Annotation
The RNA shown here (transfer RNA) has 71 nucleotides and comes from a Candidatus Tayloriibacteriota bacterium. The coordinates come from a structure-prediction model, not an experiment, and the mean pLDDT is 82. It matches the Rfam family "tRNA". Rfam links the family to the GO term triplet codon-amino acid adaptor activity. About the family: Transfer RNA (tRNA) molecules are approximately 80 nucleotides in length. The family's RNA type in Rfam is transfer RNA. The source organism's lineage runs through Bacteria, Bacteria candidate phyla and Candidatus Tayloriibacteriota.
[in-house]
């Protein structure tokens, strides 16, 4: 060239059509004489862009980037 996974928070991963969650990390109080640990609270995210649907992180289909495979 062809095939096939993957892509959600700063990282690491949950999430099978109806409010987007979790551990580490970050902030910021509380305790302490004071450091750490430990509690509490906050903040923080669905790759692009089209389609279906009343509604799409999810279905489909096209592009991007990572990996693997074949030749």
């Nucleotide at each position: 060239g062809c095939c096939g996974a993957a892509u959600u928070a700063g990282u690491u991963c949950a999430g099978u059509g109806g409010u987007a969650g979790a551990a580490c990390a970050g902030u910021g109080c509380u305790u302490u004489c004071g450091u750490a640990a430990a509690g509490c609270a906050c903040a923080a995210a669905c790759g692009u862009g089209a389609g279906u649907u009343c509604g799409a992180u999810u279905c489909u289909c096209a592009c991007c980037u990572u990996c693997g495979g074949c030749u």